Predicted 3D model of a 486-nucleotide part of an RNA (small-subunit ribosomal RNA, 3' major domain) from an uncultured bacterium.
Context: one part of a larger RNA
């Protein structure tokens, strides 16, 4: 100087407390351990691994296994030799394919010579073959590395120059008194300044104004098949570009007359308005050699490459994350409403016909504020069920189908009929959340032929309870103290 303490002081954080909803029990989905296996490819392992890499494993992917095949190689560059009826190659044989074998036909470019101007010949090139250098490796090392990332933590810290103090390590500044979300600011001070962080500058959102109208509006006028549908109009909504607006600016109390804090006014909005992006010096030899790059090592008829089938989907178990439930604030049936944000041409598909349905046939419109996906659902109104393992719950299983795709046996999703399991609110323990939040309800998207999505990323609808307080648990900041630790 640090680190540590079941030392102390001060202060934060859904850390506890106060509340609301869960997990832990059930069934199923997914991930992991284990076990099994020819293989169940590999990595990730307390927080910070475990719906993680994987924003799509039937083949492919694919790295694994079994079997078949190949050796200058699927791919790059160079050298030497050969061929140049060469490259390419219909078709045939073999084979599961890959590969191996036979093979009709059959080109291109440059230069030169000859020419009957059609072309022929020669040399060279491209290409191909042989050989040699080499390629290749998702083989090892993340404890050789770059890059990227997680984490403490959006915590308020981490440092430097000069000066001063100390023999020195070092200290001071950065401590102290207040204050803040903040090393934020004020005051004081052997310090005076500065840098990286904080804040602000950026994006979305909340109010208004301007500009602009193939969206919007009967607001106003006319027509109307009654649909903003048409004429017409940019007022409003909206869209998207610009501008304004909030700064403790104003008033009062408190305070050191300071920083600031409490209350009030005005205002769409206050005291960082709400959300996002943004992550200091460093820590964990944290993670990644399987994104990529890369040193070294290893491999070279294999540890490279190609193909078929299988596996990554196994199942006595254990753990994690979720979904659906156990019902009446509910289930079922009928009718009636109201979003936002996205996506669409190997696409989204209106409409119509067929089918109980998944879906199929025909097919308008739309590269989209114009058409489509697109009926939002919870909700509201009426009816029914009457507390029951039920009209709860939907697992499992049988049969019949639809669609995608070369192909759904291993191993897809969906539909119809039948079947209806466990489950009556969950032990010890444990998680999330402080407001348009939790809870609850649906919608969209990426990946994608299809989909194992209950995941992930977004979007809106409905919309709470509680916070006395900081003694305690966890994590952190700061000052101080002890130490046999570094």
């Nucleotide at each position: 100087u640090g680190a540590c303490g079941g030392g102390g002081g001060c202060c934060c954080g859904c850390a506890c407390a106060a509340g609301c909803g869960g997990u832990g029990g059930a069934g199923c989905a997914c991930g992991u351990g284990g076990u099994u296996u020819a293989a169940u490819u590999c990595g990730a392992u307390g927080c910070a691994a475990a719906c993680c890499g994987a924003a799509g494993a039937a083949c492919c992917u694919u790295a694994c296994c079994u079997g078949g095949g190949u050796u200058u190689g699927a791919c790059a560059u160079g050298c030497a030799g050969g061929u140049g009826g060469u490259a390419c190659g219909a078709g045939c044989c073999u084979g599961a394919a890959a590969g191996g074998g036979c093979g009709a036909g059959g080109a291109c470019c440059g230069c030169a010579u000859c020419u009957u101007c059609g072309g022929a010949u020669g040399c060279g090139g491209a290409g191909c073959c042989u050989g040699c250098a080499c390629a290749g490796g998702c083989g090892c090392u993340g404890c050789a590395u770059g890059g990227c990332u997680g984490u403490c933590g959006u915590c308020a810290g981490c440092u430097c120059g000069u000066g001063u103090c100390g023999u020195g390590a070092g200290a001071u500044g950065u401590u102290g008194g207040g204050u803040u979300a903040a090393g934020u600011c004020c005051c004081g001070c052997a310090a005076c300044g500065a840098g990286c962080g904080c804040a602000a500058c950026c994006c979305c959102u909340g109010c208004g104004c301007c500009u602009a109208g193939u969206u919007g509006c009967c607001a106003u006028c006319a027509g109307u098949u009654a649909g903003g549908c048409u004429g017409g109009g940019c007022a409003c909504u909206c869209u998207a570009g610009g501008c304004g607006g909030a700064c403790u600016g104003c008033c009062g109390g408190c305070g050191a007359c300071a920083a600031g804090u409490c209350g009030g006014a005005g205002g769409a909005a206050g005291g960082u308005g709400g959300g996002g992006a943004u992550g200091a010096c460093g820590u964990c030899a944290a993670g990644u050699c399987a994104u990529c790059a890369u040193g070294g090592c290893c491999u070279u008829u294999a540890a490279g490459c190609c193909c078929a089938g299988g596996g990554c989907g196994a199942c006595a178990c254990a753990c994690g994350u979720g979904c659906u439930a156990c019902a009446a604030u509910g289930g079922c049936c009928a009718g009636c409403a109201c979003a936002g944000a996205g996506g669409g041409c190997u696409g989204c598909a209106a409409g119509u016909c067929c089918g109980c349905g998944a879906g199929g046939g025909c097919a308008a419109g739309c590269g989209a504020a114009u058409c489509c996906c697109u009926u939002a659902a919870a909700g509201c109104u009426g009816g029914u069920c009457u507390c029951a393992g039920u009209u709860c719950g939907g697992a499992u299983u049988g049969c019949a189908g639809u669609c995608u795709g070369c192909a759904a046996c291993u191993c897809g999703a969906c539909u119809g009929c039948a079947u209806g399991a466990a489950g009556c609110c969950g032990g010890a323990a444990u998680c999330g959340c402080u407001a348009g939040u939790a809870a609850u309800c649906g919608c969209c998207g990426g990946u994608c032929a299809g989909c194992c999505a209950u995941a992930c990323g977004g979007c809106g609808g409905u919309g709470a309870a509680u916070a006395c307080g900081u003694u305690c648990c966890c994590g952190g900041g700061u000052c101080u103290u002890g130490u046999a630790c570094a």
The full RNA is in RNAcentral, with records from ENA and SILVA. The coordinates come from a structure-prediction model, not an experiment, and the mean pLDDT is 87.